[in-house]
RNA sequence: CCGCUGCAGAGUUUGAUCCUGGCUCAGGACGAACGCUGGCGGCGCGCCUAACACAUGCAAGUCGAACGGAGGUAUUGAGACGGAAGCUUCGGCAGAAGACUUAAUACUUUAGUGGCGAACGGGUGAGUAACACGUGAGGAACCUGCCUUUAAGAGGGGGAUAACACUUAGAAAUAGGUGCUAAUACCGCAUAAGACCACACAGCGGCAUCGCUGAGGGGUCAAAGGAGGAAUCCGCUUAAAGAUGGCCUCGCGUCCGAUUAGGUAGUAGGCGGGGCAACGGCCCACCUAGCCGACGAUCGGUAGCCGGACUGAGAGGUUGAACGGCCACAUUGGGACUGAGACACGGCCCAGACUCCUACGGGAGGCAGCAGUGGGGAAUAUUGGGCAAUGGGGGAAACCCUGACCCAGCGACGCCGCGUGAGGGAAGAAGGUUUUCGGAUUGUAAACCUCUGUCUUCGGGGAUGAUAGUGACAGUACCCGAGGAGGAAGCCACGGCUAACUACGUGCCAGCAGCCGCGGUAAAACGUAGGUGGCAAGCGUUGUCCGGAAUUACUGGGUGUAAAGGGAGCGCAGGUGGAUUGACAAGUCGAAUGUGAAAUGCAGAGGCUCAACCUCUGAACUGCGUUCGAUACUGUUGAUCUUGAGUGGAGUAGGGGCAGGCGGAAUUCCCGGUGUAGCGGUGGAAUGCGUAGAUAUCGGGAGGAAUACCGGUAGCGAAAGCGGCCUGCUGGGCUCUAACUGACACUGAGGCUCGAAAGCGUGGGGAGCAAACAGGAUUAGAUACCCUGGUAGUCCACGCCGUAAACGAUGAUUACUAGGUGUGGGGGGACUGACCCCUUCCGUGCCGAAGUUAACACAUUAAGUAAUCCACCUGGGGAGUACGACCGCAAGGUUGAAACUCAAAGGAAUUGACGGGGGCCCGCACAAGCAGUGGAGUAUGUGGUUUAAUUCGACGCAACGCGAAGAACCUUACCUGGUCUUGACAUCCCGUGCAUAGUGUAGAGAUACAUGAAGUCCCUCGGGACACGGAGACAGGUGGUGCAUGGUUGUCGUCAGCUCGUGUCGUGAGAUGUUGGGUUAAGUCCCGCAACGAGCGCAACCCUUGCCAACAGUUACUACGCAAGAGGACUCUGUUGGGACCGCCGUUGACAAAACGGAGGAAGGUGGGGAUGACGUCAAAUCAUCAUGCCCUUUAUGACCAGGGCUACACACGUACUACAAUGGCCGUUAACAGAGGGGGCCGAACACGCGAGUGGGAGGAAAUCCGAUAAAAGCGGUCUCAGUUCAGAUUGCAGGCUGCAACCCGCCUGCAUGAAGUCGGAAUUGCUAGUAAUCGCGGAUCAGCAUGCCGCGGUGAAUACGUUCCCGGGCCUUGUACACACCGCCCGUCACACCAUGAGAGUCGGGGGCACCCGAAGUCGGUAGUCUAACCGCAAGGAGGACGCUGCCUAAGGUGAAACCGGUAAUUGGGGUGAAGUCGUAACAAGGUAA
Repeated sequence: CCGCUGCAGAGUUUGAUCCUGGCUCAGGACGAACGCUGGCGGCGCGCCUAACACAUGCAAGUCGAACGGAGGUAUUGAGACGGAAGCUUCGGCAGAAGACUUAAUACUUUAGUGGCGAACGGGUGAGUAACACGUGAGGAACCUGCCUUUAAGAGGGGGAUAACACUUAGAAAUAGGUGCUAAUACCGCAUAAGACCACACAGCGGCAUCGCUGAGGGGUCAAAGGAGGAAUCCGCUUAAAGAUGGCCUCGCGUCCGAUUAGGUAGUAGGCGGGGCAACGGCCCACCUAGCCGACGAUCGGUAGCCGGACUGAGAGGUUGAACGGCCACAUUGGGACUGAGACACGGCCCAGACUCCUACGGGAGGCAGCAGUGGGGAAUAUUGGGCAAUGGGGGAAACCCUGACCCAGCGACGCCGCGUGAGGGAAGAAGGUUUUCGGAUUGUAAACCUCUGUCUUCGGGGAUGAUAGUGACAGUACCCGAGGAGGAAGCCACGGCUAACUACGUGCCAGCAGCCGCGGUAAAACGUAGGUGGCAAGCGUUGUCCGGAAUUACUGGGUGUAAAGGGAGCGCAGGUGGAUUGACAAGUCGAAUGUGAAAUGCAGAGGCUCAACCUCUGAACUGCGUUCGAUACUGUUGAUCUUGAGUGGAGUAGGGGCAGGCGGAAUUCCCGGUGUAGCGGUGGAAUGCGUAGAUAUCGGGAGGAAUACCGGUAGCGAAAGCGGCCUGCUGGGCUCUAACUGACACUGAGGCUCGAAAGCGUGGGGAGCAAACAGGAUUAGAUACCCUGGUAGUCCACGCCGUAAACGAUGAUUACUAGGUGUGGGGGGACUGACCCCUUCCGUGCCGAAGUUAACACAUUAAGUAAUCCACCUGGGGAGUACGACCGCAAGGUUGAAACUCAAAGGAAUUGACGGGGGCCCGCACAAGCAGUGGAGUAUGUGGUUUAAUUCGACGCAACGCGAAGAACCUUACCUGGUCUUGACAUCCCGUGCAUAGUGUAGAGAUACAUGAAGUCCCUCGGGACACGGAGACAGGUGGUGCAUGGUUGUCGUCAGCUCGUGUCGUGAGAUGUUGGGUUAAGUCCCGCAACGAGCGCAACCCUUGCCAACAGUUACUACGCAAGAGGACUCUGUUGGGACCGCCGUUGACAAAACGGAGGAAGGUGGGGAUGACGUCAAAUCAUCAUGCCCUUUAUGACCAGGGCUACACACGUACUACAAUGGCCGUUAACAGAGGGGGCCGAACACGCGAGUGGGAGGAAAUCCGAUAAAAGCGGUCUCAGUUCAGAUUGCAGGCUGCAACCCGCCUGCAUGAAGUCGGAAUUGCUAGUAAUCGCGGAUCAGCAUGCCGCGGUGAAUACGUUCCCGGGCCUUGUACACACCGCCCGUCACACCAUGAGAGUCGGGGGCACCCGAAGUCGGUAGUCUAACCGCAAGGAGGACGCUGCCUAAGGUGAAACCGGUAAUUGGGGUGAAGUCGUAACAAGGUAA
């Protein structure tokens, strides 16, 4: 430079934020299973569980050209039958067919002998942690049938034996006896080498033992024939070589557990043997005492290994179905035989379990071959066809065999492909869904029109696979023709993650859910429907693996506070290591080469119509081995060096350690003196001590412990820790010097040592203090906090323990990286100088740059930048627990889990809120005062109770004289009873024309019936208004939900706050501004400031009141006046202005803002009062003012009527009135003096009557004119004289008045009479700071009537405020927090209940493994010579050899025993976890009320 490849996040802790950290999701994969659904084809795949048991059939035979038989067929010969046609002398002759016997020949079948095969192919994965597997080497330590090549050979004999025949036993399986016979079966002999054995020799080679080659003499050992007419072919024997296949050895790799740390006697090695194809303790005798192990032996658990497969960016992680390689196994265990090869899946023997047959004596069997059955299980196929192909066995061959294999069947199990139609088609149909009723959507979708024929159906043709014959598949693939849109779509999801939304039903129910979480009456989250999204013959769910997860971090993490630095040091192993130089080449790097099987994967081509699938080629297979080369770095080794480290020398500081000695102060105790009634203790007390003399004070004495001041973020020590003074012994540090050694260093798993306090053991000691304990208090309780006592202990000696928030919550060492300023110990320089100054080394603090950090913070004493080594962490709880092991006298320590459970637990910082935290400030908040409430009676509201009903709402402040500015009927919503059902009220339609007033009857009335005069209004002449009758749409609801809402309101609070834009700071939430210094009633103003501005609030603007002026003025007023009139001065009314602004002076303050004082002024520091209520809080109040969604009701939850109720009454509370009296009551007197407001269905004068309420009356007044309307308290005079009264007035009786249809339930007022409680009010609590409180009367709204209530008005008219400690509320700043529903918060433990898992547990049951002993099958090997014995030797007797028998060692199964381990279960028991509303307390979070 080119090409290729190539890494995604989200949800969830919080009020919000950043971080840590877990949980969860989106992806891919599968031998899968389940649910719903299902058209076709191709290619693959299909018991993962019980290596559980198996009926039935098949899966290994073949060769007659090895052999003797036997059977069959054919031919021929012979024999004895037979006797047809024919001939006949009738006596007979002749002799065919047929059948029998025998012999031969040919063909054929095959039980047996014999050969080869059966050790392959096929299945399974139980065992195995191993040279089993993978990879790479080695065999000079080996074998190899069939096959190939080469060399040589095959002469001559012998004895048996199956079959067969006869026979014995037996049910059978089968076994035995006698006799005959063959071979390519068996056995001697001959021949024989380059084979084998021993001996001796030469040459060459190597890797130690040794190997190869050549020649010598000696010894040993071979053979088989068959076919054919023949050629010849197939076999046989020996030797050598090859190929193939096997066997053995080694390097490296190959799971988990140390709560498995020691294991091992044939064990390790040697010598000599045996055995084997071969090496070897493989086996044996003897000798030696070794061998393995922290680089993990042994033991336990789990597991066939690999090529590969899945996933992943990769590194990795997981996996080992199918295909291929290797291994192991064949009912369980043992054993050998045969053979080239087995210790043998469809062979043998034995033992065990199981099944079957049996005549009970005895026998038979092994599907983890292919089908198939039962069983197990969530789950896995046909008792199919064929040897046509490929391959295998036998054979000379033809052929035979082959559940290997090739095919077919079943299964959406997977991958791939195709289809279920295409084009046109708006009346945007119907139907569905929804709706704001307009519409929207389903939707070009359908219908309809025009086409097409993939799949499909029918008919016809018809392969490749086999280049001669032979085709299971199969009339299959494929091709042609015809028919007809006909036969072919589902599943899941739709709150976020995550693409896709509405309606109804349901109402914390039913249910959903991967996580967060939905559901308690408007659910996009449940169920259904419509619609939409996704995928599609499939779609979802479940399970498992990888990914995301940098969440085990090699690539690629961390440890101050989130989980995590060992309590500290010394130090073996290990890891790492200064400078210069040489050698080597182990690591490292380069090149070449061998191997890395094939398949798979990748790239490029090709073949099935494409694809899946298949084929070819290439690269690759990152590994291992060998050879050659390079030498920078690491390593090894040699030499050298001094800077790391150490030694020496000279100084120096120090509570470093150990031992001994000596002090003074203080506490306590004892003795004595003085002295007298208390002391002590606390928040306050009491227990306690004291008249037997305490405390206090003086003197003397005893004893123990600790060492004031100095004393210091000062010193020393590794840490723990160390503090009076002196002495002795002793460790370490620092500085200077640079003489010596020459890398001797750093770290440090195990190990060893030290190690506060408490505690333990033994012996001392014991003044003070002080667990336990006792008493006194406190308290609801107080096993505490406080007080009085007080024992262990604290102290000493010796020995244990071994832990702490053993902390800098920060391992050790080394190097580097700005400074400033203190302090301790040294050195140097300069200086007259001990000071000061400059500089340097080692300590110890603070501040701070870069950098780091989640932030806080750290910052040359790093938490920065790098290096080395060690330790430790991986969500919270369970739990530092259980079990085990080790340590300890014990207490306990060290090591250290799991089940189960949760979706968080946590760190830092932010904003709030809160605090029995702090600071500053304000408010009738307290204090100072005045008057009350709480006590009485009454009124009124509420609760409760009662009731047929006592309608409903309001509930701390902020409900309770509240909605209600006025319940006798009405109101009225409630109750009882009587009535109505398109309705009392609205709109629409049809019909009628009146409606209606009046009258009568019935009734409680609504209403019903009857009667009935008059006969309406508008009009565009259609009709409408209005009323009645009718039908249905609908009306109606003070029914529910104020937690579905609008609107309105209360409250914090008339408190001074609440925010925004831009900028800046912070990763961010956020901060800044708004904090700070002053000041204000005020975030009011000034100054300062990374802020600069702005908005809503504050203030002002508005109303009213206080002063003045001008103008105007009647009904006001009047100096004139009796009045009329006149006037506009005054009072007054109205309007418009002025006036007050810290403006002026002084002082203080910062040259400010402002405060204080003063002047002037009617008023002075917002003059007084009102209206005005920021952002927000309280799911505050109201569905009963009104409006309104949804739900409910519709002959009633609507409407009408009468009566009743809202007025009840044991009681409790709130708010008021009237009082309790002399500052008073009563009587008289003075026309004493107001303000504001009201009046036409109204106010109502004068006058008259009545004691009075009131009545009669009707002037005047729509009102500055008239009326209500005399204001009262006050003033003056008199009386009462402290009492339940000449106080107080409840209650009750009688008589009246008023309003009203009507005062019984249930109104107000008057007169006379009656005369209750009450003598100033417990705990507690309210209002008020000036024209206020208090007190006095007057008016108004509502209203027919009814106020002690409410809203207003004026009259008289105080006291007090030192001050902000405390109570309450609020504002600002700051601090702590585990709170955020925000302290009415959060939260801990016991107990009680339910469920779950787990530990211990007298025991009990089971399992695998090892050990010891007993017994010991089959069998190999060895011994023996009892019996038998063909081949060879021998004349023979006999021998050699063999077989059987007997026997020894070994040994499976079995039995017995002791111990260890693992698991199940168990009365009881321990703690743990979980669980909407249980009990007791209040431990923690704030100073959490005793800091934790």